[in-house]
RNA sequence: CUCUUAUCAAGAGCGGCAGAGGGACUAGGCCCUGCGAAGCCCGGCAACCUACAAACAUCGGUUUGAAAAGGUGCCAAUUCCUACAGAUCAUAAAGGUCUGAGAGAUAAGAG
Numbered sequence: 001c002u003c004u005u006a007u008c009a010a011g012a013g014c015g016g017c018a019g020a021g022g023g024a025c026u027a028g029g030c031c032c033u034g035c036g037a038a039g040c041c042c043g044g045c046a047a048c049c050u051a052c053a054a055a056c057a058u059c060g061g062u063u064u065g066a067a068a069a070g071g072u073g074c075c076a077a078u079u080c081c082u083a084c085a086g087a088u089c090a091u092a093a094a095g096g097u098c099u100g101a102g103a104g105a106u107a108a109g110a111g
Base pairs, nucleotide, nucleotide: 001111002110003109004108005107006106007105008104013042015041016040017039021032022031023030026083027082028081029080043075044074045073048071049070050069052065053064054063055062056061079103084100085099086098087097088096089095
């Protein structure tokens, strides 16, 4: 980097350093930010994987539970919203709602 599977409406500091940007990309919007952005440290959240227990098993494992030690991840706003397709509601028009796709993020596995 590619593919597969799962999840993405919940949760997480009034700390320290730092010093101007940030919310993935493009476009449009809407926001956050010197009452301190990014980044780093500490702290925290969660429970995907490992490790643990029980049940089941087609003996490869599966399900459930508990825990937070190890490996990751995450800590404004639904993945901040829209973009494509379908359904539906409404209108003079703009538009609203739902579902799906696409894109993206994370984990685990494969190449």